Predicted 3D model of a 97-nucleotide RNA (Guanidine-I riboswitch aptamer) from Desulfotomaculum sp.
RNA sequence: UAUUAUCGUUUCUAGGGUUCCGCGAUUUAACAAUCGGACUGGUCCGAGAGAAACACCACGGAUAUCGUGUGCACGGAGGGACAAAAGCCCGGGAGGA
Repeated sequence: UAUUAUCGUUUCUAGGGUUCCGCGAUUUAACAAUCGGACUGGUCCGAGAGAAACACCACGGAUAUCGUGUGCACGGAGGGACAAAAGCCCGGGAGGA
């Protein structure tokens, strides 16, 4: 200096916050209002380097709604979105090996 399989979808998980619900506090005759995520949670967001499945691809094949295979992966700071945050996105980026 060059090259190195890095594509997609779905359902989840680690994780994440606080729009909505619930919960708690205060106020109220009540309906309800305000505040609280240093509130367990449901909804919600959610992994390239987490899981599973499917699709794609390669090979085989008796051509079918078939079979097999599908590796590796250290990583900031900073910025951005939604109500907000994050292992989300920039990003398998910068950098490192």
The coordinates come from a structure-prediction model, not an experiment, and the mean pLDDT is 79. NCBI's taxonomy places the organism under Bacteria, Bacillota, Clostridia, Eubacteriales, Desulfotomaculum.